[in-house]
This record gives sequence, C1' cells and structure tokens, in this order.
RNA sequence: UCCCGUGUGGCUCAGUGGGUAGAGCAUGGCACUUAACAUGCCAGGGUUGUGGGUUCAAUUCCCACAGGGGAG
Repeated sequence: UCCCGUGUGGCUCAGUGGGUAGAGCAUGGCACUUAACAUGCCAGGGUUGUGGGUUCAAUUCCCACAGGGGAG
C1' cells in the first nucleotide's frame, strides 16, 4: 500500500427487500422449598462503537476512524 471479514443490552450472538430492535446466559422480583439449588412466571437494561454522507426514513447502503486476519 492492497484485499477480506468484525463492531448490536453486563457477556455470547441473532436480525437486512431500508420502515423507530430480539434470544440465551447474567441481574432483580414472585411462585415452589424448612432453607438453598434447580425449575416456572414477570421485570429492568440498547438513542445498534464514534463522526459524516445518501434517503421522507438507516442496525441494514456509502466514507473515515478503531481493532483482527491475509498479500506485497
């Protein structure tokens, strides 16, 4: 310098024909138990890494930054 893929709740990951986001685990509450674990039910938690661009509208498309792999 070039190419490839990554970035989404505390953690691991989904989600794309562009129409304001989900799961599991974790956390809290309740039920159950003498109690605890397990199990079941419920709840909170994300302005989708940051900044720009396109668009009526962006997690999704484009650019830069960041970190990873490969080639020279």

The RNA shown here (transfer RNA) has 72 nucleotides and comes from Salmo salar. Rfam family: tRNA. Rfam classes the family as a transfer RNA. Its family is annotated with triplet codon-amino acid adaptor activity in the Gene Ontology. The RNAcentral record of the sequence draws on Rfam. Taxonomically the source falls in Salmo (Eukaryota, Actinopteri, Teleostei, Protacanthopterygii). The coordinates come from a structure-prediction model, not an experiment, and the mean pLDDT is 81.